The RNA shown here (transfer RNA) has 73 nucleotides and comes from a Tissierellia bacterium.
RNAcentral holds the sequence, with entries from ENA.
The organism belongs to Tissierellia, within Bacteria.

[in-house]
């Protein structure tokens, strides 16, 4: 150069024929312990890879472009 997949909290991952984003692990506090760890309650963390388009409304539908991985040449 071509196909195709992935890009979502720190970390792996869900995610809805388009009504606005959670899950588990890790963090912080607190309770339980004589501690600590497990447990158990509560919090916090997201420009849904960038930008344009459609839309009354975009993680989701189109375009471009950036980044990973595989495959073909």
């Nucleotide at each position: 150069g071509g196909g195709c997949g992935a890009g979502u909290a720190g970390a792996u991952c869900a995610g809805u024929u388009g009504g606005a984003a959670g899950a588990u692990c890790g963090c912080u506090c607190g309770g339980c312990u004589c501690a600590u760890a497990a447990c158990c309650g509560a919090g916090a963390a997201g420009u849904c890879a960038a930008g344009g388009g459609u839309u009354c409304g975009a993680u989701c539908c189109c375009c471009u472009u950036c980044c990973c991985g595989c495959c073909c040449a």